Predicted 3D model of a 70-nucleotide RNA (transfer RNA) from a marine eukaryotic metagenome.
Model confidence (mean pLDDT): 86 of 100.
Its Rfam family is "tRNA". Its family is annotated with triplet codon-amino acid adaptor activity in the Gene Ontology. It is annotated as a transfer RNA.
RNA sequence: ACGAUAACUCAGCCUGGGAGAGUGUCAGACUGAAGAUCUGAAAGUCGGGGGUUCAAAUCCCCCUCGUCCC
Numbered sequence: 001a002c003g004a005u006a007a008c009u010c011a012g013c014c015u016g017g018g019a020g021a022g023u024g025u026c027a028g029a030c031u032g033a034a035g036a037u038c039u040g041a042a043a044g045u046c047g048g049g050g051g052u053u054c055a056a057a058u059c060c061c062c063c064u065c066g067u068c069c070c
Stems, first nucleotide, its partner, number of pairs: 001067004007023004017054001025041005047063005
């Protein structure tokens, strides 16, 4: 300096207001059965704490962990 958001890989942050995608998992359709495909569902203290605000993943401060540079 950058990063930490679903089991995994990540977007969203700059410009505050509905938490999302793909993969995976589960159920259904299809199949003799499975795979592929289609439909649907579940899954989140947004790393932790504090502050600002009507409202914070997003802004400010501190801390933890990881990567890189000096």